[in-house]
RNA sequence: GGGCGCUUAGCUCAGCGGGAGAGCACUUCCUUCACACGGAAGGGGUCGUCGGUUCAAUCCCGGCAGCGCCCA
Numbered sequence: 001g002g003g004c005g006c007u008u009a010g011c012u013c014a015g016c017g018g019g020a021g022a023g024c025a026c027u028u029c030c031u032u033c034a035c036a037c038g039g040a041a042g043g044g045g046u047c048g049u050c051g052g053u054u055c056a057a058u059c060c061c062g063g064c065a066g067c068g069c070c071c072a
Base pairs, nucleotide, nucleotide: 001071002070003069004068005067006066007065010024011023012022013021018055026042027041028040029039030038048064049063050062051061052060
């Protein structure tokens, strides 16, 4: 330098045009003498960034950035 893949909650990931989600973690409460386990409720997101397409973009297209793999 070229090719491919990934970027969504604190972490691991799903979602692939119209409602942003799960598990774990965190907070409060119940349970216990107390802790753990278990149960109930709750908080937390400019969906990497800039533009384009569309009535509508996490999703489709392009640029850039970061990370990983391969080729030279």

The RNA shown here (transfer RNA) has 72 nucleotides and comes from an uncultured Eggerthellaceae bacterium. It was read from a public genome assembly. Rfam family: tRNA. Rfam classes the family as a transfer RNA. The prediction has a mean pLDDT of 82.